[in-house]
RNA sequence: GGGCCCAUAGCUCAGUCGGCAGAGCACCGGACUCAUAAUCCGUAGGUCCUAGGUUCGAGUCCUAGUGGGCCCACCA
Numbered sequence: 001g002g003g004c005c006c007a008u009a010g011c012u013c014a015g016u017c018g019g020c021a022g023a024g025c026a027c028c029g030g031a032c033u034c035a036u037a038a039u040c041c042g043u044a045g046g047u048c049c050u051a052g053g054u055u056c057g058a059g060u061c062c063u064a065g066u067g068g069g070c071c072c073a074c075c076a
């Protein structure tokens, strides 16, 4: 220098052909217990990496950038 993949809740990750942003775990509250753990129930939690573009409508499509990973090339 070139190519590919990834970025969504605190963590691990879904999200199909563009049409209501989700699950598990964790946290918090409650039940149970003498108490704790386990178990069960419930609540809350989001600038979908950033900035533009397309569209009636974008997590999803297009462009540029940022960060991370892998491969190739180059230099010595």
Stems, first nucleotide, its partner, number of pairs: 001072007010025004019056001028042004049065005
The RNA shown here (transfer RNA) has 76 nucleotides and comes from a subsurface metagenome. RNAcentral records the identical sequence in 4 taxa.